[in-house]
Formats: sequence, C1' cells, structure tokens
RNA sequence: AAACACCCAGCGGAAGAGUCCGGCGCCUGACGCCGGCGCCGAAGGCGCAACCGCCCCGGAAACGCUCAGGCCCAAGGACCGCUGGGUGAUG
Repeated sequence: AAACACCCAGCGGAAGAGUCCGGCGCCUGACGCCGGCGCCGAAGGCGCAACCGCCCCGGAAACGCUCAGGCCCAAGGACCGCUGGGUGAUG
C1' cells in the first nucleotide's frame, strides 16, 4: 500500500401507526392553526443493561420510554449496499 475501521459526501433500497372527531381560517377541496381521543418508533433525546475497555471510571443496543418527531402522498427516516474523498494503524 491493499483489505479493514471511523468520518464526510453522492446514488439506490428502507418499516410502523387515524386522509379520526370538533372549531376557526380558506370561494370549494386540499391545506393551515387550535382543542380532544387513539396509535407508531427506525431522526434526535432519555433510561436499564447484556457486553466491551485504558476497568478510578468510561463506552454502550435494533431493548424500553415516548419529551421531541410521525400516523394519504410528499418530505424525513435508523440501518443496508455501491462509489468517491479524508484519517487511522499495519506493512
């Protein structure tokens, strides 16, 4: 150096749950706001902890909670794959 690991970017894939009820706005609808009830978890956040470490103390989930977010489509979306760049260490 390659592989590998991490970070960033691009492309593709990517689930769940009410187009619920009422009021107001809007020419109508969609949509927006407010209130109410019911739900979802895979942005984020928080918690327990298997486990891991340099074991004083730290890092920790796809588990749990639903604050946030979401419940037609769209957007978003953990995670996965490919590509490119950077870094690391080995050689």